[in-house]
């Protein structure tokens, strides 16, 4: 990087280096010298993968699938709803096409498999 395929309205920060960015893209809102990315130590969140334990399937299995504990171990994340938004449909008020509300795409983001 590409494909599957699960989630994505909830959690969870302080220090030191650092010195002007940062929130992926667009338009918009925001963060930020009372200190941004980035990097490093230390904490925390959480249950994807892990680990256990029951039920059920299976002929069996170091198999499945559900359902609860855990948190040692491999990601991961620790401002805002994936900050909000774009493409489409509906349906309410409005009437120059614009506002809201919903559902669905697309996008992106992590994770497990694969190539």
């Nucleotide at each position: 990087c590409u494909c599957u395929u699960a989630u994505c309205u909830a959690g969870a920060g302080c220090g030191g280096u650092g010195g002007a960015g940062g929130g992926a893209c667009u338009g918009g809102c925001c963060c930020a010298a009372a200190g941004a990315a980035a990097c490093c130590g230390c904490g925390g969140c959480a249950a994807c993968c892990u680990u256990c334990a029951a039920a059920c399937a299976g002929a069996a299995a170091u198999u499945g699938u559900u359902u609860g504990a855990a948190a040692a171990g491999g990601u991961g994340c620790u401002a805002a709803c994936u900050c909000c938004u774009g493409c489409a449909a509906a349906g309410u008020g409005a009437u120059u096409g614009c506002a809201c509300u919903u559902u669905g795409a697309c996008a992106g983001a992590u994770g497990a498999g694969a190539g």
A computed fold for a 115-nucleotide RNA from Lentibacillus sediminis, annotated as SAM riboswitch aptamer (S box leader).
Model confidence (mean pLDDT): 86 of 100.
Of the family's consensus pairs, 97% are formed in the model.
It was read from a public genome assembly, where an Rfam model found it.